[in-house]
RNA sequence: GACGAGGUCCCGCGACAACUCAUGGCAGGGGUGGGGGAACCACUUCCGGGCCGCCCGCCUCCGAUCGCAGAUCGGGGCGGUGGUCCUCGGGGUGAAGCCGGUGCGAACCGGCCGGGCGACCUUCCCGCCCGAACCCGACAGCUCACCUCGCAGGCGUCGGAGAGGUUCA
Repeated sequence: GACGAGGUCCCGCGACAACUCAUGGCAGGGGUGGGGGAACCACUUCCGGGCCGCCCGCCUCCGAUCGCAGAUCGGGGCGGUGGUCCUCGGGGUGAAGCCGGUGCGAACCGGCCGGGCGACCUUCCCGCCCGAACCCGACAGCUCACCUCGCAGGCGUCGGAGAGGUUCA
């Protein structure tokens, strides 16, 4: 000086002659960004997989016992239920998406679209760039009350101090 919601006052401790700075905090104040969450409205299309446990129901499927019928016990299968793990379903933060082509794939190319900078606001044009990453865990539309989470991180320029390397210097 820009990206970004990513700040300010205050409190504790430390440095300083002071201005102020660094660091920790939530006991607080003022702000700011996000998620969940009625009615009305909208949408109705999907309710995935593994493991474990408990009890419930079904199967007569298997075995055993008693035995007239049948009953009981154990195992197995299916369904239900609770917990836990996973993610080519779905969802969230974010500008970070959609379509087409080449390719086994990674990736690359093109179009549309989204975003940042070029002192500030609006519109147009142009130029230079970005179009990542992470999270939830079968589940969430909007949404009053209400509940809850974040206030980071990386980058550029100028000046100063110190250390190291290279070099014959």